[in-house]
This is a predicted structure of a 73-nucleotide RNA (transfer RNA) from Nostoc cycadae WK-1. The RNAcentral record of the sequence draws on ENA. The coordinates come from a structure-prediction model, not an experiment, and the mean pLDDT is 80. It matches the Rfam family "tRNA". By type it is a transfer RNA. Lineage of the source: Bacteria > Cyanobacteriota > Nostocaceae > Nostoc > Nostoc cycadae.
RNA sequence: UGCCGGGUGGACGAAUUGGAAAGUCGCAUCGCUCUGAACGAUGAGGUUGCAGGUUCAAACCCUGCCCUGGCAA
Numbered sequence: 001u002g003c004c005g006g007g008u009g010g011a012c013g014a015a016u017u018g019g020a021a022a023g024u025c026g027c028a029u030c031g032c033u034c035u036g037a038a039c040g041a042u043g044a045g046g047u048u049g050c051a052g053g054u055u056c057a058a059a060c061c062c063u064g065c066c067c068u069g070g071c072a073a
Stems, first nucleotide, its partner, number of pairs: 001072007010025003019056001027043005049065005
């Protein structure tokens, strides 16, 4: 320098063809318990890496850039 993959709540990680973001763990509150763990219920937490563009509508398509893993030189 070129090519390929990845970047989504605190962590991991889905979202099939564009219709608007699951799940698990963690956290908080409540229940249960003598207390805690476990279990159950409820809840908070997301500018979907950044900036533009296309579209009625973008995590998803297009362009540039940033970070990261790999391959080639």